[in-house]
RNA sequence: ACCUUAUCAAGAGCGGCGGAGGAAUCAGGUCCUGCGAAGCCCGGCAACCUAAUUUUUAAUUAAGGUGCUAAAUCCUGCGGUAGUAAAUCCGAAAGAUGAGGA
Numbered sequence: 001a002c003c004u005u006a007u008c009a010a011g012a013g014c015g016g017c018g019g020a021g022g023a024a025u026c027a028g029g030u031c032c033u034g035c036g037a038a039g040c041c042c043g044g045c046a047a048c049c050u051a052a053u054u055u056u057u058a059a060u061u062a063a064g065g066u067g068c069u070a071a072a073u074c075c076u077g078c079g080g081u082a083g084u085a086a087a088u089c090c091g092a093a094a095g096a097u098g099a100g101g102a
Base pairs, nucleotide, nucleotide: 002101003100004099005098006097007096008095013042015041016040017039021032022031023030026077027076028075029074043069044068045067048065049064050062051061052060053059054058073094078091079090080089
């Protein structure tokens, strides 16, 4: 890199270092950012795996392995729906994360 599967509108700092970009990629938008971006550390959130217990197709508790910590996965891109268009809604694709596989 690939395959399967579950989830993706909840939640999480007025901290330290750092010093200019960032919001996955491409395009279009819209935003964040010297009132301090990315990254690192600490703190925190959550509960997929894990452990314990029980009332055992489940629940509760813990927090060891991951993960996350602006905005719905920031929005759109492809398809469906209505006379058309827009908005909306639903789904797909792509992506992210966990678990398993090869």